[in-house]
Context: one part of a larger RNA
RNA sequence: GGAUGAACGCUGGCAGCAUGUUUAACACAUGCAAGUCGGAUGGGAAGUGGUGUUUCCAGUGGUGGAUGGGUGAGUAAUGCAUAAGAACCUGCCCUUGGGAGGGGAACAAAAACUGGAAAUGGUUUCUAAUACCCCAUAGACUGAGGAGAAAAAGGAGGAAUCUACCCGAGGAGGGGCUCACAUCUGAUUAGCUAGUUGGUGAGGCAAUAGCUUGCCAAGGUAAUGAUCAGUAGCUGGUUUGAGAGGAUGAUCAGCCACACUAGGACUGAGACAUGGCCCAGACUCUUACGGGAGGCAGCAGUGGGGAAUUUUCCACAAUGGACGAAAGCCUGACGAAGCAAUGCCACGUGGAGGUAGAAGACCCACGAGUCGUGAACUUCUUUUCUCAGAGAAGAAGCAAUGAUGGUAUCUGAGGAAUAAGCAUCGGCUAACUAUGUGCUAGUAGCCAUGGUAAGAUAGAGGAUGCAAGCAUUAUUU
Repeated sequence: GGAUGAACGCUGGCAGCAUGUUUAACACAUGCAAGUCGGAUGGGAAGUGGUGUUUCCAGUGGUGGAUGGGUGAGUAAUGCAUAAGAACCUGCCCUUGGGAGGGGAACAAAAACUGGAAAUGGUUUCUAAUACCCCAUAGACUGAGGAGAAAAAGGAGGAAUCUACCCGAGGAGGGGCUCACAUCUGAUUAGCUAGUUGGUGAGGCAAUAGCUUGCCAAGGUAAUGAUCAGUAGCUGGUUUGAGAGGAUGAUCAGCCACACUAGGACUGAGACAUGGCCCAGACUCUUACGGGAGGCAGCAGUGGGGAAUUUUCCACAAUGGACGAAAGCCUGACGAAGCAAUGCCACGUGGAGGUAGAAGACCCACGAGUCGUGAACUUCUUUUCUCAGAGAAGAAGCAAUGAUGGUAUCUGAGGAAUAAGCAUCGGCUAACUAUGUGCUAGUAGCCAUGGUAAGAUAGAGGAUGCAAGCAUUAUUU
């Protein structure tokens, strides 16, 4: 000199674009953040004088909830980065070959009775389905062979037809697994390891494998640093540097891990599942003391910690996602607004003329000099500002549909009007005088300065530097 997710002090006009709890993975009031489908289904309700049409709903059922969003506690290698591999799985999507025949029993809801303070149940009776079961069928599966086991569902429409379902094959995208190399510090950590290393029988998994287990062998690893300890999410990148290198890993993107703490499985194509379940623990709330409820490291917000970090805002209009045949509905993702000079960048705070070189201040050799064309004054302009009028694109090819937003932008009127500070001035280092103080008060990044004539302290005048910022502090190069 450069840089920062910065902070602090003084000051502060405006636009655009970014960024904003780096600390306590501390505790959380309140609201919202994952639903959807009546064109799967029995029923209930509303509405109507009644039927039909219509609308809504708790339940059964399907699908989604494994995405999106957050955080970085753990993890030094079950991770990440790069490059390979073989023994695998894959809902939705695309291509393609076949098939969807016959029958049955229930369970919610509902009704009745009933337990409990509540959360939430229990008994009896009834019922539908794309829920469940049986039989039949099968170019795929298992098996050396004989042979064996295994499927389906309908819905809408007047119809054409559309859509859903079952069994195969291929693909795309996604995921699981293995290996090579690389990946911080410490030897004041030198030995570590019994499922440990390998074989074999068995089990297990989607799949390989001590993954698990019985038996057998005694291996495996380490000075090319094992083990242990400390620290840490990794990368693309960011920052600095001519480079080599150093430091770093906010925002954005990829991967991983976690969801009050520890453990466990269930469902499912996919989880050992942040807004699912079970058990234990700590904490909070509640109770009729028998028992229950909860989990912001989602978006806002609160307390606390801290030098320090925002609104309990608008909208699904766009993009994307879930469900649905669709209309649509949901979406704190996302799109936008608000706050903060936190950063980057742009513009402004007026332009031209104007010497009696005015008043005033400082200084003085008392003649003068400086502030200084600076002001006043004359004239011009209106970026900004205020007011008024018009007013978007972003909408996706009939039309309609804009949160942003009466915003951006344009036009007109008004009046220099609304807008400059901060640090420094001994040397390094651009910029000097007088006064006060008198080794005092103080200054200071280093050298140093101050003891009665201080260019170094304090205020003043002047000057220099940067400028809506300027200094300081911290960290890094």